[in-house]
Record summary
This is a predicted structure of a 115-nucleotide RNA (SAM riboswitch aptamer (S box leader)) from a Bacteroidia bacterium. Its Rfam family is "SAM riboswitch aptamer (S box leader)". Rfam's curators write: The SAM riboswitch is found upstream of a number of genes which code for proteins involved in methionine or cysteine biosynthesis in Gram-positive bacteria. Its family is annotated with regulation of gene expression in the Gene Ontology. Its mean pLDDT, the model's own confidence on a scale to 100, is 79. Taxonomically the source falls in Bacteroidia (Bacteria, Pseudomonadati, Bacteroidota). It was read from a public genome assembly, where an Rfam model found it.
RNA sequence: UUUUUAUUAAGAAGGGCGGAGAGAUUAGGCUCUGCGAAACCCUGGCAACCAAUCCGCCAACUGGCGGAGAACGGUGCCAAAACCUAAUCCCGGGAAAGCCGGGAGAUAAUAAAAA
Numbered sequence: 001u002u003u004u005u006a007u008u009a010a011g012a013a014g015g016g017c018g019g020a021g022a023g024a025u026u027a028g029g030c031u032c033u034g035c036g037a038a039a040c041c042c043u044g045g046c047a048a049c050c051a052a053u054c055c056g057c058c059a060a061c062u063g064g065c066g067g068a069g070a071a072c073g074g075u076g077c078c079a080a081a082a083c084c085u086a087a088u089c090c091c092g093g094g095a096a097a098g099c100c101g102g103g104a105g106a107u108a109a110u111a112a113a114a115a
Stems, first nucleotide, its partner, number of pairs: 001115008013043004021032003025087005044078003049074002053068006082107001088104006
């Protein structure tokens, strides 16, 4: 980097350094930001994907599925729903629209596995 699977309306901030941007891309909106953005570092915290522990089930044999508690280990995360809508399709409403409602998909992020 690619593929597959799962999750994404909950939750969790201080300091140092830095010095103008940030909220994934594009467009529109909105928001954060010199009362100090991003990046990086330290400390603290959140969560519970992996690992570990325990329990249950399954013709499964050192596996798979489900559940529980915990949080020492590997990651991740700590403004706003993945900030909102669109960049696709379908269904319903509507005389109609670039309108309203719903669903799926796409894209993205993170984890795990594989290449």